Background:
This is a predicted structure of a 1528-nucleotide RNA (small-subunit ribosomal RNA) from an uncultured bacterium. It matches the Rfam family "Bacterial small subunit ribosomal RNA". Its mean pLDDT, the model's own confidence on a scale to 100, is 81.
RNA sequence: UAGAGUUUGAUCCUGGCUCAGAAUCAACGCUGGCGGCGUGCCUAACACAUGCAAGUCGAACGCGAAAGUGGAGCAAUCCAUGAGUAGAGUGGCGAACGGGUGAGUAACACGUGGGUGACCUGCCUUCGAGUGGGGGAUAACAUCCCGAAAGGGGUGCUAAUACCGCAUGACAUCCUGCCUUUGAACAGGCGGACAUUAAAGCCGGGGAUCGCAAGACCUGGCGCUCGGAGAGGGGCUCGCGUCCGAUUAGCUAGUUGGUGAGGUAACGGCUCACCAAGGCGACGAUCGGUAGCCGGCCUGAGAGGGCGGACGGCCACACUGGGACUGAGACACGGCCCAGACUCCUACGGGAGGCAGCAGUGGGGAAUUGUUCGCAAUGGGCGCAAGCCUGACGACGCAACGCCGCGUGGAGGAUGAAGGCCCUCGGGUUGUAAACCGCUGUCAGAGGGGCGGAAAUUUAUUGGGGUUCUCUCCAGUAAUUGACUUAACCUCAGAGGAAGCACGGGCUAAGUUCGUGCCAGCAGCCGCGGUAAGACGAACCGUGCGAACGUUGUUCGGAAUCACUGGGCUUAAAGGGCGCGUAGGCGGCCAUUCAAGUCCGGGGUGAAAUCCUCCAGCUCAACUGGAGAAGUGCCUUGGAUACUGGAUGGCUCGAGGGCGGUAGGGGCAGCUGGAACUUCCGGUGGAGCGGUGAAAUGCGUUGAUAUCGGAAGGAACGCCGGUGGCGAAAGCGGGCUGCUGGACCUCUUCUGACGCUGAGGCGCGAAAGCCAGGGGAGAGAACGGGAUUAGAUACCCCGGUAUUCCUGGCCCUAAACGAUGGGUACUAGAUUGUAGGCUUACAUGGGCUUACAGUCGAAGCAAAAGUGAUAAGUACCCCGCCUGGGGAGUAUGGUCGCAAGGCUGAAACUCAAAGGAAUUGACGGGGGCUCACACAAGCGGUGGAGCAUGUGGCUUAAUUCGAGGCUACGCGAAGAACCUUAUCCUGGGCUUGACAUGUGCGAAAGCGUCAGGAAGUAGGCUGCGGAAACGCAGUCCCAACGGUAUCCAGUCCGGAACCUGAUACAGGUGCUGCAUGGCUGUCGUCAGCUCGUGUCGUGAGAUGUUGGGUUAAGUCCCGCAACGAGCGCAACCCUUGUCACUAGUUGCUACGAAAGGGCACUCUAGUGAGACUGCCGGUGACAAACCGGAGGAAGGUGGGGAUGACGUCAAGUCCUCAUGGCCCUUAUGGGUAGGGCUUCACACGUCAUACAAUGGCCGGUACAGAGGGAAGCCAACCCGCGAGGGGGAGCCAAUCCCAGAAAACCGGUCGUAGUCCGGAUUGCAGUCUGCAACUCGACUGCAUGAAGUCGGAAUCGCUAGUAAUCGCGGAUCAGCAUUGCCGCGGUGAAUACGUUCCCGGGCCUUGUACACACCGCCCGUCACACCAUGGGAGUUUGUUGCACCAGAAGCAGGUAGCCUAACCGCAAGGGGGGCGCUUGCCACGGUGUGGCCGAUGACUGGGGUGAAGUCGUAACAAGGUAACCGUA
Repeated sequence: UAGAGUUUGAUCCUGGCUCAGAAUCAACGCUGGCGGCGUGCCUAACACAUGCAAGUCGAACGCGAAAGUGGAGCAAUCCAUGAGUAGAGUGGCGAACGGGUGAGUAACACGUGGGUGACCUGCCUUCGAGUGGGGGAUAACAUCCCGAAAGGGGUGCUAAUACCGCAUGACAUCCUGCCUUUGAACAGGCGGACAUUAAAGCCGGGGAUCGCAAGACCUGGCGCUCGGAGAGGGGCUCGCGUCCGAUUAGCUAGUUGGUGAGGUAACGGCUCACCAAGGCGACGAUCGGUAGCCGGCCUGAGAGGGCGGACGGCCACACUGGGACUGAGACACGGCCCAGACUCCUACGGGAGGCAGCAGUGGGGAAUUGUUCGCAAUGGGCGCAAGCCUGACGACGCAACGCCGCGUGGAGGAUGAAGGCCCUCGGGUUGUAAACCGCUGUCAGAGGGGCGGAAAUUUAUUGGGGUUCUCUCCAGUAAUUGACUUAACCUCAGAGGAAGCACGGGCUAAGUUCGUGCCAGCAGCCGCGGUAAGACGAACCGUGCGAACGUUGUUCGGAAUCACUGGGCUUAAAGGGCGCGUAGGCGGCCAUUCAAGUCCGGGGUGAAAUCCUCCAGCUCAACUGGAGAAGUGCCUUGGAUACUGGAUGGCUCGAGGGCGGUAGGGGCAGCUGGAACUUCCGGUGGAGCGGUGAAAUGCGUUGAUAUCGGAAGGAACGCCGGUGGCGAAAGCGGGCUGCUGGACCUCUUCUGACGCUGAGGCGCGAAAGCCAGGGGAGAGAACGGGAUUAGAUACCCCGGUAUUCCUGGCCCUAAACGAUGGGUACUAGAUUGUAGGCUUACAUGGGCUUACAGUCGAAGCAAAAGUGAUAAGUACCCCGCCUGGGGAGUAUGGUCGCAAGGCUGAAACUCAAAGGAAUUGACGGGGGCUCACACAAGCGGUGGAGCAUGUGGCUUAAUUCGAGGCUACGCGAAGAACCUUAUCCUGGGCUUGACAUGUGCGAAAGCGUCAGGAAGUAGGCUGCGGAAACGCAGUCCCAACGGUAUCCAGUCCGGAACCUGAUACAGGUGCUGCAUGGCUGUCGUCAGCUCGUGUCGUGAGAUGUUGGGUUAAGUCCCGCAACGAGCGCAACCCUUGUCACUAGUUGCUACGAAAGGGCACUCUAGUGAGACUGCCGGUGACAAACCGGAGGAAGGUGGGGAUGACGUCAAGUCCUCAUGGCCCUUAUGGGUAGGGCUUCACACGUCAUACAAUGGCCGGUACAGAGGGAAGCCAACCCGCGAGGGGGAGCCAAUCCCAGAAAACCGGUCGUAGUCCGGAUUGCAGUCUGCAACUCGACUGCAUGAAGUCGGAAUCGCUAGUAAUCGCGGAUCAGCAUUGCCGCGGUGAAUACGUUCCCGGGCCUUGUACACACCGCCCGUCACACCAUGGGAGUUUGUUGCACCAGAAGCAGGUAGCCUAACCGCAAGGGGGGCGCUUGCCACGGUGUGGCCGAUGACUGGGGUGAAGUCGUAACAAGGUAACCGUA
């Protein structure tokens, strides 16, 4: 020291991505009240208009105006003043500071600490000594000339603190002696000798003296010269520290050193001559890239990481490059010269310029301010001073750019106002918020006075000190100085002028409604949006912060995600293929010594600012002042000596060696053997062989295969042989011989740490492959053929070359694996093997021990799997390697290779994962066990026919809608002519509606009372139109008679009821079954599905529920870290089978029938009994249970039904019903006529009927059960061939009716045929229902008499009262089902060896890359779009190396030309100087040739990404040929 989201169905781990924090020289969006303190071109070191930024000194010097004013003069003009002013010049000092910027620089540039015994230093301080006497010029100025200008030239005059000699001068410099210090003297002290080198004056004051005067002279100040010291500043130098790249490994000729010389302030190859051949580098030279460095700043717990803006220190630079001059100091930002680029002026000849000073402009850019004020303060330059100058600085201005502070009001105030929003319509919320009431007055506004920044300087003056006075110093007094304009204070007015921004799916504080409908959009990550979006947009509300708030960029943090603190490498990324060994790192025991590391103390330094602590000043804070602490560092000094290290001496346990043994496919070479195989020769033999899933190609009558004999050849070595041996690894296997490496054991004689590891390096290194030469039996890439297949460039088969073998040389990679580097030590055991040894013994045995090779396992470790003395445990030493996936082991460069290729090895771009282990499922053309009419065994069907019915399709104005593998398709529909019906179609018609509720107005009829008589609605009736709906017209508003006298309310008041109009609304079979409820199907009546507690596991989970048996069953038993429990199973329920009891009407009945009786039987319907593996035997484990048996009506759930666990299929249904949302509202509502749902080339499903003789037909005869019946069932009887008609009894049903059951049985006929089978189709005639049978009903009679002779591939049902077959009934219903459905009974079989196979299910196990779960996942080419990138003939920018040419300015050297004041000389001339010329060095430039980075490039290569493209199916299951690695 805080974490979170995101890989999965879930889990743990690994691992990346992302977020929350802080910060910022910021920018952008939106908003914006005040103040304080800070900050403000990060980009173009791009270019700059204009102004300003460095001058000053008259007390160094010589000159010296003008305007103006006054005066004179007629005037020109002159005089005075202005004024010794302005001004320039000579000269001095300054301009090398201050200010700016960060281009360059990887360097002694910077930081830190030293050295300088190798140095310099103007002004300043201090000390010592001096300041004498001369000389010659020159600017200014004047004048002339040239030039457009900038400027320049000639002549002439002149001064100095300008310049030059001379004098004087040592303590300085130089040479040298001695002493001291030192590691070393050029230091210090005392000496000596020779030489060299100075100067300037100015301003005041002045008594005597001198001088004509100036002045001399004296004196003060300021200067000047020489020298010493100091302070401060600087130069040089050294140790240490200081970014990235090795895809930069070698660099270097002034290079390294020496001698000598030159040069510098000074050391030095700094430069030169000569000599030597060195110097640097893996502790990273050289090269490339990037970068000013530091104090510090940001972040962080720290260690670190990032940064170097403001402030401070250092450095570098000043348009670019080069150069020097002056000077104490520069190679000089506002100086000079040259070259270059650019800009400007020009009379075209030539000139001028340098904002990275302050403002400002253009430009660039996301982006960074005023062409302000002032020298009042602080500081600087000059000056004696006054003062001048100062874009340093102090201020103000602009900018929310940052930090800090303040305000936008505060108290009361509920009817919880209005409005908004939501709503379950009750209400909630906004919200004490507002209004309202009383209060305050910060800030801003107005007014007012007004502290402080100011103390000095200076002037005047007083006192004191120094001085002879002047002058000067100190103290005091007075006067004087503010750019900015404020802080603070007082007064006034009035809540008056002052709130926004972001967010609200999770992370992450805060949610609702509407709109939208994978659109528009959001998004930091995960992800939202496809009609109910808390994620888009809006609104309301809320949350956060607040003059701000968000966004974007960047940095650190989180990230232990480069791990020093503080990570890893069996399987997640990661151990080098293996060894030998160099450098390096590390290293046994004892002793002595040193004190380098290490530790302790002292000293120096670590600038200031910053940070921290304390105190203090602005009202607080930010900010600022003071004091302290800190600054983990470096240097130095003293001490300590355990450890490490150095040195020395010793030791034996590490290591090695000796003697003696042992085992071994260790290696190399040579010799040799048998089996098998192939080929060849010969014999026998005679039709096939071979091969496969099945075949074919192939071989064979020219004799194969088979078999015998012989010969040749090559390769590999059976048995032994093993989880066994050897080797470093790769690897090593017949036998013998030779040579040779290593290991182990025993003895413990020898050496004495000789050791371990090992970057580079060297060597070895399977297979494949390459080169050369051999060899070649078998096998066998490529290739050919045959099959397979949709295809089959494969798998299978027949052949077959390279290869495989040998020799020599390369290659150097493998899933080179124990996916586990080497070494040493330590840490429970058990057991097996191999090779030895010791001991014991009669022993084949036992015990102990060493080495090697295994298995299991404790602790520990680990994410887990696992590992566990052969560690993946505990430690130490050394090496190698890793840092998300893809791109990619690719590109490029280098290097190796004959090649193939190896080694080294990126980036752009892209994704939010990729992964490991384990878990639960699901799945497998995995395994085991098991069940089921699942197969098999059987019986009957379907598929063929015609018909019926449903569906698809087609058609149609419409053929309404739904259902779609199993689990849609005789399904919704238990009954479409109209209706049904569903706007499905056509036509016409209605609009508060066919139906519900509320409100308002009205009040007709009716009722009660009273009065009245207008109106003509609704409705009724009538008529007309119409197909109807509906429309129009007329009429009545009642009379008579009969009946009744409405409902609520206790009563009154009253309300409702009714009609009409209006308005809310009704209505919808419209959409969404993927918004839903309910109901249903299916797996499946399969035996499963779970829970509590406990236990195990980090966890998901497991255990229980697995196992051994058993069962129909998770049924039961046993066992067991489980013990129990729930939903399921079973049972309880209904029905059926037996019996008993009870009860008998309409039933039954032994009474002939009826009546009557009876209730035994049948039956009815209620209650019970019965069956439980209870009994016996056997099997089994002494269990559960199973098998057999007895008894019994029934026997092992007796048969059947009802009953359907957790769940699956977003299964079905919004058209049964209900219901959210959406949609329609003179229509998607309501109503109506007709049509359609009934179509018909065709396809499928499901039935019924058949094809016949187990039959058809005719006749006769027998036996059910369960149902239905009042708008009903309908008897008898009559009519009709019949459907049916008439008829009317009975029955509200154990009574009557439907109602004759049929097959069966008996008799007859038919005689295998398209029939006496079959009945479709069609015609005619009818019946019935119904308003109505045309589209489109059923039935009847007569006639007609189609296909069809048992059905291809395929497929369905059924295990017993079942299949098959026969009829009967019912629902729906006017009618319509003798084919559907639901029931009922009659007759009544066959077969099951068995579980290999097909479908489905259950349990256990295994693999998995699946989890939308195999209808899964997923690979590659091709096609399309986009993106980045490699190669590329080249083209080109930049940079750099080498060679050469060239050579401005400048400096140094030379100098024959020219010029020349000071000094010397009488002069000539000399000395010295300058110009010019020249030599050397050198910038720019040029030529040639290389290197490197980049840009671009026709074309081209692969790569990445992209809802629905093409081809195949490689991988994941045994993935259907196990997969994978290397190689061709």